[in-house]
RNA sequence: GGCCAGUUCGUCUAGGGGUUAGGACGCCGCUCUUUCACAGCGGUAACACGGGUUCGAUUCCCGUACUGGCUA
Numbered sequence: 001g002g003c004c005a006g007u008u009c010g011u012c013u014a015g016g017g018g019u020u021a022g023g024a025c026g027c028c029g030c031u032c033u034u035u036c037a038c039a040g041c042g043g044u045a046a047c048a049c050g051g052g053u054u055c056g057a058u059u060c061c062c063g064u065a066c067u068g069g070c071u072a
Stems, first nucleotide, its partner, number of pairs: 001071007010025004018055001026044006048064005
């Protein structure tokens, strides 16, 4: 250089056209406990960037950036 795949809460991940973007861990608060831990309940917080298609894009297409793999 060429080809392929990926990028979603702080972390790991599900979702591939109309869902309130879900779950686990974390963090915060409450209950429980003499206190801590455990447990239960609640909250917090996310679609890499730019364009296109579409009535509607996190999802489809193109490009850019970054990461990984294969290849020369």